Context: one part of a larger RNA
RNA sequence: GGACGAACGCUGGCGGCGUGCUUAACACAUGCAAGUCGAACGGGGUCCAUCGAAAGCUUGCUUUCGAGAAGACCUAGUGGCGAACGGGUGAGUAACGCGUGGGCAACCUACCUCAAAGUUGGGGAUAACUGGUGGAAACACCAGCUAAUACCGAAUAUCGUUUUAUUAUCGCAUGAUAUAAAAACGAAAACUCCGGUGCUUUGAGAUGGGCCCGCGUCCCAUUAGCUUGUUGGUAGGGUAAUGGCCUACCAAGGCAACGAUGGGUAGCCGGCCUGAGAGGGCGAACGGCCACACUGGGACUGAGACACGGCCCAGACUCCUACGGGAGGCAGCAGUGGGGAAUAUUGCGCAAUGGGCGAAAGCCUGACGCAGCAACGCCGCGUGGAGGAUGAAGGUUUUCGGAUCGUAAACUCCUUUCAGCAGGGACGAAGGUGCAAACUGACGGUACCUGCAGAAGAAGCCCCGGCUAACUACGUGCCAGCAGCCGCGGUAAUACGUAGGGGGCAAGCGUUGUCC
Numbered sequence: 001g002g003a004c005g006a007a008c009g010c011u012g013g014c015g016g017c018g019u020g021c022u023u024a025a026c027a028c029a030u031g032c033a034a035g036u037c038g039a040a041c042g043g044g045g046u047c048c049a050u051c052g053a054a055a056g057c058u059u060g061c062u063u064u065c066g067a068g069a070a071g072a073c074c075u076a077g078u079g080g081c082g083a084a085c086g087g088g089u090g091a092g093u094a095a096c097g098c099g100u101g102g103g104c105a106a107c108c109u110a111c112c113u114c115a116a117a118g119u120u121g122g123g124g125a126u127a128a129c130u131g132g133u134g135g136a137a138a139c140a141c142c143a144g145c146u147a148a149u150a151c152c153g154a155a156u157a158u159c160g161u162u163u164u165a166u167u168a169u170c171g172c173a174u175g176a177u178a179u180a181a182a183a184a185c186g187a188a189a190a191c192u193c194c195g196g197u198g199c200u201u202u203g204a205g206a207u208g209g210g211c212c213c214g215c216g217u218c219c220c221a222u223u224a225g226c227u228u229g230u231u232g233g234u235a236g237g238g239u240a241a242u243g244g245c246c247u248a249c250c251a252a253g254g255c256a257a258c259g260a261u262g263g264g265u266a267g268c269c270g271g272c273c274u275g276a277g278a279g280g281g282c283g284a285a286c287g288g289c290c291a292c293a294c295u296g297g298g299a300c301u302g303a304g305a306c307a308c309g310g311c312c313c314a315g316a317c318u319c320c321u322a323c324g325g326g327a328g329g330c331a332g333c334a335g336u337g338g339g340g341a342a343u344a345u346u347g348c349g350c351a352a353u354g355g356g357c358g359a360a361a362g363c364c365u366g367a368c369g370c371a372g373c374a375a376c377g378c379c380g381c382g383u384g385g386a387g388g389a390u391g392a393a394g395g396u397u398u399u400c401g402g403a404u405c406g407u408a409a410a411c412u413c414c415u416u417u418c419a420g421c422a423g424g425g426a427c428g429a430a431g432g433u434g435c436a437a438a439c440u441g442a443c444g445g446u447a448c449c450u451g452c453a454g455a456a457g458a459a460g461c462c463c464c465g466g467c468u469a470a471c472u473a474c475g476u477g478c479c480a481g482c483a484g485c486c487g488c489g490g491u492a493a494u495a496c497g498u499a500g501g502g503g504g505c506a507a508g509c510g511u512u513g514u515c516c
Stems, first nucleotide, its partner, number of pairs: 001516004006512005013381006019374002021339001026337003030334003035081003040078002043075005050067008088292003097217008107209002112205008120154001122152002129144006159186006167178004190197002218264003225255003230252008267289004271282004294315005317328004345371001347370003353367001354365004384414004394405004418457001420452005428443001431439001433438001460505005465486003471500005481488002
């Protein structure tokens, strides 16, 4: 000098764009953050065309009651898809975790796209519901009834899997691919507004993932030896898949001064800061990967999890209780307490972008879009412009002549950005429904435009001994104090305090901390 997720002191006009718990991965009141589909299914509720009965009488319509096929709307439950994304955090991890480059002849992939073939025919249940029982509650139990795109057999097999045999082509070893034959095994679900949407098997693609390897990835040798599933083999199990991943047996290996093992520290990267570069430091925000979800362990479901707002067990903590027993997990968005030098609103909206479900309308979405708070940062603008010498008054100083603040002010003329008030007022909207017409904006009466009034409402902070731009007076008297270094202060202090003046930066200026 530059930089900062900063803090502190003094000061503070406006706007745009960003950023904002670095500490206790401390504990959390309250609300919201993941639902959706009635075009899979049976019920339930409300409405209703209509029918019946009764009453009233303006004798063909009004009221009440009951029933109510079909239909409209709503929905607890069964079922499907989603909930593994999105959002948070950085505790752990020195590791194939990450980065980079390869490999899988050792693998999986819901939804989506393309292609081939099929969608036949049956069965038994069960929630909801009804009745009953227990419990303070959470909830549970018994009996009965019922449906499906829920569940289970059967048939069929383009096709696939396995086994056996043969041939051909190819390869980097284990082998891969193709063709032919035989045997065994393996499917399905319907709904519909009749337009479609689904379902099953198989092949290919796309996307996403899993695994393996080379290289790179902090400090300590005042850590020198470490290892028994350890290292390798055979066989088996397990997995989507290779593999001591696991098991049995066999062998006795494997790693290490090119730093094993141990200890400390740490999420990694794109990048960010600095620097001429080499390098050094950092890893906030944004983007990629990883890990975690009160602590520890475990599996279930599923295409995908060992699953933040799922389940089970154990533990600590908190809450409810009728003492028998139950409930909970903000490192989601706000917010509270606590810790701390320190870090924001219990806001608005799904209008846009994106996501889930749905045929769609649409519903959900604290993702997101916006607004609020904070000079926390960067950038821009303003606090007026021109003229104006009796160099006014006043302050300071003085050698008492003057000098200086100083064109500064007053005064004259002018302008009106920004803020204020008034009027107008968006783009962002694509789309969806529909014949058409019409309709859709949180931000927002915001940006922007026009008008009005009047210099009107808007300047501070640090420094002035040298480094280092900027000097005098008074006070103080090694005191009070200053200080980054050198050093100032003991009676004329440009170094302390105040004043006048000056210098520097400016809505900021200084200080502290950290890095280069």
Predicted 3D model of a 516-nucleotide part of an RNA (small-subunit ribosomal RNA, 5' domain) from an uncultured bacterium. RNAcentral holds the full RNA, with entries from ENA, Greengenes and SILVA. The prediction has a mean pLDDT of 88.